[in-house]
RNA sequence: GUGCUCGUAGUUCAGAGGCAGAACGCUGCCGUGCCAAGGCGGAGGUCGCGGGUUCGAGUCCCGCCGAGCACU
Numbered sequence: 001g002u003g004c005u006c007g008u009a010g011u012u013c014a015g016a017g018g019c020a021g022a023a024c025g026c027u028g029c030c031g032u033g034c035c036a037a038g039g040c041g042g043a044g045g046u047c048g049c050g051g052g053u054u055c056g057a058g059u060c061c062c063g064c065c066g067a068g069c070a071c072u
Base pairs, nucleotide, nucleotide: 001071002070003069004068005067006066007065010024011023012022013021018055026042027041028040029039030038048064049063050062051061052060
């Protein structure tokens, strides 16, 4: 330099056009004589950045940035 894959909650990851989710973590309550297990809630996201397409984009297209792999 070229090609491919990836970037979504604090972490690990789903979601491939129509209200952004799960697990773990954090937190409130229940629970217990106390602690724990367990149960029921809650907070937490400019979906890497900027454009484009579309009635509508996390998702499709283009550019850039970052990570990984391959080739040279």
About this RNA: The RNA shown here (transfer RNA) has 72 nucleotides and comes from a Phycisphaerae bacterium. Model confidence (mean pLDDT): 82 of 100. Rfam family: tRNA. It is annotated as a transfer RNA. RNAcentral holds the sequence, with entries from ENA.